The RNA shown here (c-di-GMP-I riboswitch aptamer) has 79 nucleotides and comes from an Acidobacteriota bacterium. The model forms 95% of the base pairs in the Rfam consensus. The source organism's lineage runs through Bacteria, Pseudomonadati and Acidobacteriota.

[in-house]
RNA sequence: GUACGCACAGGGCAAACCGUGGGCGACCACGGGACGCAAAGCUUCGGGACUCCUCGAGGAUGUCGGCCGGGCUGUCAGC
Repeated sequence: GUACGCACAGGGCAAACCGUGGGCGACCACGGGACGCAAAGCUUCGGGACUCCUCGAGGAUGUCGGCCGGGCUGUCAGC
């Protein structure tokens, strides 16, 4: 540098659900808890799904990064 991952090392993250709080809501934060994850680290750039407003067109400093893809970064081993 690469990015193929059966292993190895240090390990890491944390679904559902429960408690507390925030939000109109999707959902979010903290604590508990583990379904899983080789990027389940970061990022709405593209798609998708979801929420709210609107007669509709459309709109929101909307939501989801563990829905998919892309971009950036990263451990071990191999090469």